THF (Tetrahydrofolate) riboswitch aptamer, 99 nucleotides, folded computationally. It was read from a public genome assembly, where an Rfam model found it. The prediction has a mean pLDDT of 77. It matches the Rfam family "THF (Tetrahydrofolate) riboswitch aptamer". The literature on the family includes a 2010 paper in Chem Biol by Ames et al., "A eubacterial riboswitch class that senses the coenzyme tetrahydrofolate". Rfam describes the family as follows. Tetrahydrofolate (THF) riboswitch was first reported for Ames et al. as an RNA motif in 5' untranslated (5'-UTR)regions of folate transport and biosynthesis genes in Firmicutes genomes.
RNA sequence: CGAAGAGUAAGAGCCGUUGCGUGAAGUGCCGAGGGGACGGGGAGUUGCCGCUUGGACGAAGGUGUUACCACCGCGGUAACGGUUCUGCAUCCCGCUUCC
Numbered sequence: 001c002g003a004a005g006a007g008u009a010a011g012a013g014c015c016g017u018u019g020c021g022u023g024a025a026g027u028g029c030c031g032a033g034g035g036g037a038c039g040g041g042g043a044g045u046u047g048c049c050g051c052u053u054g055g056a057c058g059a060a061g062g063u064g065u066u067a068c069c070a071c072c073g074c075g076g077u078a079a080c081g082g083u084u085c086u087g088c089a090u091c092c093c094g095c096u097u098c099c
Base pairs, nucleotide, nucleotide: 002098003097004096005095010086011085012084013083014082015081016080017079018078019077020075021074022073029055030054031053032052033051035049036048040093041092042091043090061072062071063070064069
């Protein structure tokens, strides 16, 4: 010099716990604004994820009860934990092995 490889953040599925909603928020969809993160170091998007805001669409309740309470359900519901899988957009350098 060359070849091969390892490792992250994070994301998704499943399970559990505790909540929220069921007087409809949330989730999902479209737009606008403004942020954040992206292997050990640097750069970083047209990709990814929150936040604010506008719009369209839209639901599963039942039983008991004095009850807005309780229980059983329901929601492409939230957080946390466990588990499995995926996993640097890309570029440069570094690390390991081989030559």